This is a predicted structure of a 596-nucleotide part of an RNA (large-subunit ribosomal RNA, domain I) from Streptomyces malachitofuscus. Taxonomically the source falls in Streptomyces (Bacteria, Bacillati, Actinomycetes, Kitasatosporales). Its mean pLDDT, the model's own confidence on a scale to 100, is 83. The sequence was found in a public genome assembly.
Context: one part of a larger RNA
């Protein structure tokens, strides 16, 4: 020196564990904000700091409930001093306070700072000063004022507004919109209307009551799912892209306007003195009240077997009062009541009471002992019992239905919230049906067309349908649009206004639950950390879990400056000593055997 064996050191694999994660299910919730949010800075404790909590009323204040013996959060003990059966700490509901920054909003600003005006109040002899309130901008509405320019308008000012502003994980709609890639290169094409940016909204959004499909049969708003179907198509007919009808299911809901016509108000124009007009008839009376246009408001009206308006006729809830210039009759209009019907998710719209359910604290809740074993501990073993609408789970010195917390079951709310029923309340009842006449209305710079684009399975193609830009530019039911160029016939439907629940998407968040999910190089980046650290910055971004049942965490003695160790002691165990469970390998030693 090598190879063995034994015993150690180092190291932290492995096993076991779990405070933390991951995925999903069900229910809830789906918004917060000028009444100042989200997020922060700085403070607040008797005693340094971090976290959490709170805000100069600062580890807390008040009220109402729950609860019932200790308590003054945590890392994390210790000391001091308090509070508490006159009910503390703690838990829940409702209030109050809430510095400074931040949309940040009196002005400024290098966030958490600086400097003001006004009103009130406090302080000072007075000035400086303190406190409370208030003072940004935009929009809407109302009022005042008011140019060029007479009216007017623009502009200016004041007041009011529980109007806006900013934040938020995903889902939604809209405006913009790539490239790597694929095509085995690449340009049309693809990736993809994806990523990303911007705007806006809701608890969902969007869509939605046929100018739809279909095919000579029929269906009857929209949305979503399974098929139809990787079909029909499209495509440097390459790579690829990729429907619909229809069938089966989920859900299920339909409404309101514009216009014609009537009334009314305002403005403008026009008319004329009785002949217009004042509901009709007769009589009286009034005296511009008329007519036309425009605008606002009220009534009316809403459809495709076309509908409505106007006029005539027939039928259709009741009573009372008032009005329509006067009187009578008829008609019409309004108010109130009864009766009937309906209702807050659209179609108008709030709120209150009561009852019940439910959420935000909680309460009750059955039944076991002995013996031995165990290096300490019994819940494991043996024996004899019990409960069970409870043998889910967790803890307790080892493996507990009967030890503890719980579990099944059952009970419970002063206050605040949610839902449902009922009542109050609110709304409607001149609406519906039929016949005839008339030809007044039925959404215009629209539809269509030309050119240029986009989007549809559809890449310009024979290219319809849908949307946009520029130009041009109809018709009103004997009107229009569609059925894939276009024409005819036939069929379907009524554009150019609006609203609409559910079935669908998502999960930052709350509660409960589940797992052939992970178990510390795993599982979220994170057993807590967006920390330490890196970077001028945008940004990047870790690692570290485990003594023991219990600290009982080694009094005391010895060596040593200490670190550390040897005794002694604790403990079941100390080769469990806080460099702490187990303690593999590489690597380093000590002893010993063999070989050289």
């Nucleotide at each position: 020196g090598g190879c063995g064996c034994a015993c150690g050191g180092u190291g932290g694999a492995u096993g076991c564990c779990u405070u933390g994660g991951c995925a999903c299910c069900a229910g809830g919730a789906a918004c917060c904000g000028a009444u100042g949010a989200a997020g922060g800075a700085c403070g607040u404790g008797g005693g340094a700091g971090g976290c959490c909590a709170c805000g100069a009323u600062a580890g807390g204040c008040c009220c109402c409930g729950g609860g019932g013996a200790g308590u003054c959060g945590u890392c994390a003990a210790c000391c001091a001093g308090g509070c508490u059966u006159u009910g503390a700490u703690c838990c829940g509901g409702g209030g109050g306070u809430g510095u400074c920054c931040g949309a940040a909003u009196g002005g400024g600003g290098a966030a958490a700072c600086c400097c003001g005006g006004c009103a009130g109040u406090c302080g000072u002899c007075a000035u400086g000063g303190g406190c409370u309130g208030u003072c940004a901008c935009c929009c809407u509405u109302g009022c005042c004022u008011g140019a060029a320019c007479a009216c007017a308008u623009a502009g200016g000012g004041c007041a009011a507004g529980u109007g806006g502003a900013g934040g938020g994980a995903a889902c939604g709609c809209g405006g913009g919109g790539a490239a790597g890639u694929g095509a085995a290169a690449c340009a049309u094409c693809u990736c993809a209307g994806u990523a990303c940016c911007c705007g806006c909204a809701g608890g969902a959004a969007g869509a939605g009551a046929a100018a739809a499909c279909a095919a000579c049969c029929g269906u009857g708003a929209u949305u979503c799912c399974g098929g139809g179907a990787g079909u029909a198509g499209u495509g440097g007919c390459g790579a690829g892209c990729g429907a619909a009808a229809c069938c089966g299911g989920a859900u299920g809901a339909g409404g309101c306007c514009a216009a014609a016509c009537c009334g009314u108000a305002u403005g403008c124009g026009u008319g004329u003195g009785a002949g217009a007009c004042c509901c009709g008839g007769c009589a009286g009376g009034g005296g511009u009240u008329g007519c036309g246009c425009a605008u606002g408001c009220g009534g009316g009206g809403u459809u495709g077997u076309g509908g409505g308006a106007u006029c005539u006729c027939u039928c259709u809830u009741c009573c009372a009062c008032g009005g329509u210039c006067u009187g009578c009759c008829g008609g019409c209009c309004g108010u109130g009541g009864g009766a009937c019907g309906a209702g807050u998710c659209a179609g108008a719209a709030a709120c209150c009471g009561u009852u019940g359910a439910u959420g935000u604290a909680g309460g009750c809740g059955a039944a076991g002992g002995a013996c031995a074993u165990g290096c300490g501990a019994a819940a494991g073993g043996u024996c004899c019992g019990g409960c069970g609408u409870a043998g889910a789970g967790g803890g307790u010195a080892a493996g507990a239905c009967c030890c503890c917390c719980g579990u099944a079951g059952u009970c419970g709310a002063a206050a605040c919230g949610u839902c449902a029923g009922c009542g109050g309340c609110u709304c409607g009842u001149u609406u519906g049906a039929g016949a005839g006449a008339c030809a007044c209305c039925c959404a215009a710079g629209u539809a269509g067309c030309a050119c240029g684009g986009g989007g549809c399975c559809c890449g310009a193609g024979a290219a319809a349908u849908c949307c946009c830009g520029u130009g041009u530019g109809a018709a009103u039911c004997u009107g229009g649009c569609g059925g894939g160029a276009c024409c005819a016939c036939c069929c379907g439907c009524u554009a150019a206004g609006c609203c609409u629940a559910a079935a669908u998407a998502u999960u930052c968040c709350c509660u409960g639950g589940u797992g052939a999910c992970c178990g510390a190089u795993a599982g979220c980046g994170g057993a807590u950390a967006g920390u330490a650290c890196c970077g001028u910055g945008a940004g990047g971004g870790a690692a570290u879990g485990g003594u023991g049942a219990a600290a009982a965490g080694u009094a005391c003695c010895c060596c040593g400056g200490g670190a550390g160790g040897g005794g002694a002691g604790u403990g079941a165990a100390a080769u469990a000593g806080u460099a702490c469970c187990u303690g593999a390998a590489a690597c380093c030693g000590u002893g010993u055997g063999c070989c050289u």